[in-house]
RNA sequence: AGAGUUUGAUCAUGGCUCAGAUUGAACGCUGGCGGCAGGCCUAACACAUGCAAGUCGAACGGUAACAGAAAGUGCUUGCACUUUGCUGACGAGUGGCGGACGGGUGAGUAAUACUUAGGGAUCUGUCCUUCGGAGGGGGAUAACCAUUGGAAACGAUGGCUAAUACCGCAUAACGUCUACGGACCAAAGGGGGCUUUUAGCUCUCACCGGAGGAGGAACCUAAGCGAGAUUAGCUAGUUGGUGAGGUAAAGGCUCACCAAGGCGACGAUCUCUAGCUGUUCUGAGAGGAAGAUCAGCCACACUGGGACUGAGACACGGCCCAGACUCCUACGGGAGGCAGCAGUGGGGAAUAUUGCACAAUGGGGGGAACCCUGAUGCAGCCAUGCCGCGUGUGUGAAGAAGGCCUUCGGGUUGUAAAGCACUUUCAGUUGUGAGGAAAGGCUUGUGGCUAAUACCCGCAAGCUGUGACGUUAGCAACAGAAGAAGCACCGGCUAACUCCGUGCCAGCAGCCGCGGUAAUACGGAGGGUGCGAGCGUUAAUCGGAAUUACUGGGCGUAAAGCGCACGCAGGCGGUUAUUUAAGCUAGAAGUGAAAGCCCCGGGCUCAACCUGGGAAGGCCUUUUAGAACUGGAUAACUAGAGUCUUGGAGAGGGGAGUGGAAUUCCACGUGUAGCGGUGAAAUGCGUAGAUAUGUGGAGGAAUACCGGUGGCGAAGGCGGCCUCCUGGCUCGAUACUGACGCUGAGGUGCGAAAGCGUGGGGAGCAAACAGGAUUAGAUACCCUGGUAGUCCACGCUGUAAACGAUGAACACUAGGUGUUGGUUUCGACACGUCGGAAUCGGUGCCGCAGCAAACGCAUUAAGCACUCCGCCUGGGGAGUUCGGCCGCAAGGCUAAAACUCAAAGGAAUUGACGGGGGCCCGCACAAGCGGUGGAGCAUGUGGUUUAAUUCGAUGCAACGCGAAGAACCUUACCUGGUCUUGACAUCCUGCGAACUUUCUAGAGAUAGAUUGGUGCCUUCGGGAACGCAGAGACAGGUGCUGCAUGGCUGUCGUCAGCUCGUGUCGUGAGAUGUUGGGUUAAGUCCCGUAACGAGCGCAACCCUUGUCCUUAGUUGCCAGCACUUCGGGUGGGAACUCUAAGGAGACUGCCGGUGACAAACCGGAGGAAGGUGGGGAUGACGUCAAGUCAUCAUGGCCCUUAUGGGCUGGGCUACACACGUGCUACAAUGGCCGGUACAGAGGGCCGCAAACCCGCGAGGGGGAGCUAAUCUCACAAAACCGGUCGUAGUCCGGAUCGCAGUCUGCAACUCGACUGCGUGAAGUCGGAAUCGCUAGUAAUCGCAGAUCAGAAUGCUGCGGUGAAUACGUUCCCGGGCCUUGUACACACCGCCCGUCACACCAUGGGAGUGGGUUGCAAAAGAAGUGGGUAGCUUAACAAUGGGCGCUCACCACUUUGUGAUUCAUGACUGGGGUGAAGUCGUAACAAGGUAGCCGUAGGGGAACCUGCGGCUGGAUCA
Repeated sequence: AGAGUUUGAUCAUGGCUCAGAUUGAACGCUGGCGGCAGGCCUAACACAUGCAAGUCGAACGGUAACAGAAAGUGCUUGCACUUUGCUGACGAGUGGCGGACGGGUGAGUAAUACUUAGGGAUCUGUCCUUCGGAGGGGGAUAACCAUUGGAAACGAUGGCUAAUACCGCAUAACGUCUACGGACCAAAGGGGGCUUUUAGCUCUCACCGGAGGAGGAACCUAAGCGAGAUUAGCUAGUUGGUGAGGUAAAGGCUCACCAAGGCGACGAUCUCUAGCUGUUCUGAGAGGAAGAUCAGCCACACUGGGACUGAGACACGGCCCAGACUCCUACGGGAGGCAGCAGUGGGGAAUAUUGCACAAUGGGGGGAACCCUGAUGCAGCCAUGCCGCGUGUGUGAAGAAGGCCUUCGGGUUGUAAAGCACUUUCAGUUGUGAGGAAAGGCUUGUGGCUAAUACCCGCAAGCUGUGACGUUAGCAACAGAAGAAGCACCGGCUAACUCCGUGCCAGCAGCCGCGGUAAUACGGAGGGUGCGAGCGUUAAUCGGAAUUACUGGGCGUAAAGCGCACGCAGGCGGUUAUUUAAGCUAGAAGUGAAAGCCCCGGGCUCAACCUGGGAAGGCCUUUUAGAACUGGAUAACUAGAGUCUUGGAGAGGGGAGUGGAAUUCCACGUGUAGCGGUGAAAUGCGUAGAUAUGUGGAGGAAUACCGGUGGCGAAGGCGGCCUCCUGGCUCGAUACUGACGCUGAGGUGCGAAAGCGUGGGGAGCAAACAGGAUUAGAUACCCUGGUAGUCCACGCUGUAAACGAUGAACACUAGGUGUUGGUUUCGACACGUCGGAAUCGGUGCCGCAGCAAACGCAUUAAGCACUCCGCCUGGGGAGUUCGGCCGCAAGGCUAAAACUCAAAGGAAUUGACGGGGGCCCGCACAAGCGGUGGAGCAUGUGGUUUAAUUCGAUGCAACGCGAAGAACCUUACCUGGUCUUGACAUCCUGCGAACUUUCUAGAGAUAGAUUGGUGCCUUCGGGAACGCAGAGACAGGUGCUGCAUGGCUGUCGUCAGCUCGUGUCGUGAGAUGUUGGGUUAAGUCCCGUAACGAGCGCAACCCUUGUCCUUAGUUGCCAGCACUUCGGGUGGGAACUCUAAGGAGACUGCCGGUGACAAACCGGAGGAAGGUGGGGAUGACGUCAAGUCAUCAUGGCCCUUAUGGGCUGGGCUACACACGUGCUACAAUGGCCGGUACAGAGGGCCGCAAACCCGCGAGGGGGAGCUAAUCUCACAAAACCGGUCGUAGUCCGGAUCGCAGUCUGCAACUCGACUGCGUGAAGUCGGAAUCGCUAGUAAUCGCAGAUCAGAAUGCUGCGGUGAAUACGUUCCCGGGCCUUGUACACACCGCCCGUCACACCAUGGGAGUGGGUUGCAAAAGAAGUGGGUAGCUUAACAAUGGGCGCUCACCACUUUGUGAUUCAUGACUGGGGUGAAGUCGUAACAAGGUAGCCGUAGGGGAACCUGCGGCUGGAUCA
């Protein structure tokens, strides 16, 4: 210090999440030791038991218990009993001091609290200092005794007694009161010593009255210290005064009277929450969060109220009353209060022992010894935290075994282990052993006091002597590596990877997200990483988060400028001078407790921890000084602001009047059959005369042209003309006022359209409504009608995309160019004006710096500054609920939460898409020719059937496809019957050459028997090939996954594209290049150009064909010559054709035109061929998880007497049906018959086969020739000539069927082809729709080949004959480039909205119901206090006194009525949210197919539709 996550990618916005630190923690797994800390956060819930506050006999009367002593009795002579307060002591009691401290808890309390700093009107036991005093009396009463009530608690009556208990008297000031004369007020003794013992002296502890101090306590003031305005008004003792009362004391603290105040937007009141602080955690800080332990303060003590005592309480372990609860009870009545320490139950995720000791520190009492002390010191439990230590160290490679992985070579665990050599911290055993101890006591000495050598006190020395912890810390010895390692994680963030299992299952997950058969993400293992006696998880706080922004954010489009103005408060404010000193600055003083944090030291072996010193800490207080700035005061100024004045422009506003055009209606005329309306129609109007047209009239609304990114207004908004009233703006020039200003929470006013109320008006338009269309539907778009409304007056509403999505004011910061209104000046003039320059005011465009995420803004800022206001803080829920205010209503303003998601949103980029645009291409359309779709058949597919009908291919790009050929085989399928190291490969062992003949059984595989045969190499051991048998490693699989793959292929598409390097531009994704102007078949080329180059594609190079040449001349050829059986047959020829090698040729090369002097195009010449000559091969980057695991190869999985191998038979050939591709036809451009002509390219020895013969024919016989330019398949057919048929189901068509044959083959039944004879179906040119083709093409005609024993209408080739048409690019389809919009990116087969149905969740309303809190008005009245009092009582004293009564006031619990508020619940109901595959539509995103959205109103299953006004955040065109 950052990181992950919105996107295909980018930048920015913005939320969510993570890494850090921390904790009184809890949970899971694990757990060796020690030190120091910490330990009910929940039920201020209830508590059994024990303890936590006593002490003083030196205040007192005393003597119940214990001990001693003495005396006595019994006697066993050392025991028992009795007596005596005599002593030590001491139960109970009187009395004193202390129980107001210490300890606990945080319920209440938002201020009677706390913190900081102050103040004056107070009190104060013990303690300290000081001044004085302490004389003399009295009467009681507990205890005790007696009697007595009660279960008990506890009493009652009578009697006795003491005091440091109580009460007078005396004394009385430096006290109190005062009328200033005076008046009033106290006490207590105890202990020790001495002595002359009725008494005195002295010491000590007590006692009383003053004064002062210390510490403590009470009160007051200021500032600070939570949330909510969906709490805005609160207050009658309330605010103040006078007087009185009361208190320790000021004070409405209380009362009487008087006044009417007091508090509040600087937040009163109310509600909710909460002990406050030093500090703690976090953070760079500023801040934020917290308030455990420790310390200060406060409050509380079962709940509520109350006082008493006292120095101090309204009292945790005191009292009284009320209430709830618990316990005892003899039912009459009593007792209790762990929020003390332990402990129990309960609650809870969760928090300890019913321990030891007063040894230390401290507290209470005491003169002291001592006693008490759950304060405290220690121990116990708990890894709860922090800190420290250990679980061994060195060596050790055969890199052991085992595990895991593996490419099978190895790698890793890993020097790790074992082994060898050492050490012994800690734990263990044994021993030793500090410090915490100071006191106290005794003795002695000495000092003080004193008359005193006594007592007492102080000091010193000696002796004695006190430890819970404690088996202390520490130290030593002993033995042995011995007793001591886990947890989490390993997809990214985030350090760390492989295998197996699982198969969207089980599961994981902090966020993103993993898991659907190869999971580094689940579970296990191996390995690794991190931390380590701990490690993870959960919860919580801060941080990161500049994500509430003071430091330190924003508001044009991301969330965010109020619709606009005026303006009170508030905030801010021009120039000069003087003054003041509130802010401000500096110095000083005080304070900010200790502890903590920080710094420097010290002590535990270190550390944690403890400890000494310092520093620091504040909106703090007081004081002194300063005077620049801000503020206050005073005096001036004119630059801000304003006023008078001269002009000017204007749809600025309000009222009244008035004009013309048009629509509609009415009347009349002319006139006749339609009008109207639409994409097309219909509804509608019209022969009762419309529309059209003419004249006249009525009425309402709006104001053409001018008209304009022109004008005016604050905004909304404003448009004929004239007039009246009126606001603002602006220019010029003086004069005047003298800061009068800016902004503006609340407040007030204005505020489009729609809407509402009342009354008018109503021509046109037009929600609703009706009808007609469209449509699957059409509650719409379109059409015909049509009512509110639109208009006027008055009133309400108060909202809009009320927008520049940009608050107001002021200052500054380059320019250019329009336009509008003034002024000055110059020039031209037609004297109307026009132009230039300058300047002021407005309004547009472009543009620099600067700013901005970008788009963009840019003197009219979104720049640079300042002042004030408003607003924002993830999306949804929701601008919604509830509450409040406003409104007649509609509704408006204000404005949440639960719940839910990890995004939502902005700008720009690249694509893709558009029922967007532009340009261009293609048999894409058009123009043509011929088909398919109808028939029959062939073939493939789907479906169905079947034991099986094997499998694959499925829009184009599957369907005469894999299959260039299923009768067996093929064959993968089915039935049956068989084999198990196997039909095939390698290795081992044994036997045998291999091989072969024949027979039997069987459907065959197979099994059995049998004959012949002994080979090759050799180092003589044997070996090689082959066969049989055996054992196991293994073979085998057309089994699965083409979504694990290679390879191959299809497709877009032979479309013209796809990219890179460097440079440049941009924050970036990216752009540029590749766009633009031309051109091309082409990203082909040229020009231009922040690009310059390059690559893969295009083209060319290759093959073939078209022309020529050269070479060569058999099997091919034959012009000329010769022969001839007339056949290139022969001689011969090498010219020609041809063959097959090599060359030539074509390049826009030439000419003209067009074009930009280019590229190129058009035309022409020449040429066999002309603009790529024709055809082929050739297929860029990529797309489709396209196809293929069944060509092959291959990962993984699966089968292994079977999913492998062999065999027989069957099936792949089925058949209500549907589709694709073909063949043959429907005929006369034809059929049939006869005659006659012309190819090319191929094939042939497991072959092609001639002649000849036979057969109607298929074919048979035959076998010449040919391993092919030689022989052969092999007659090409259409064409041509002649004849016939005459438009018909035919002399068309040939399906189907019957009979008879041929051929192939082991075998034609299922299931071949062909032949002959007979039979003679459908079909007369084919609906919607759809296919191919642009020239040697379509169409038509035949020929050949592969496969193949046989079996083409298919496929692949070959030639023959040989057209028509293309105006053109509007439209359909596909494609390319540019541009535009986008909410798409799985990319339009996209995205996405709402109702309905189902499930779940939270929430609003709801007749109500049940609780809590609280206001007001009343009732009630315990205890207590205060007041009154006529009754009763009262020892001393003696009365205005005390007590008991009675009574009044206040008052807790409680009760009633009526409100407010909050929580829970509620039949039913409303919307909301969420949910892989429900229903209906298609609203939005492209012009989203009617542009969308905002406000409003109406309507409708729903998204929505329509009207009115507004906006551009609308495409296209101009």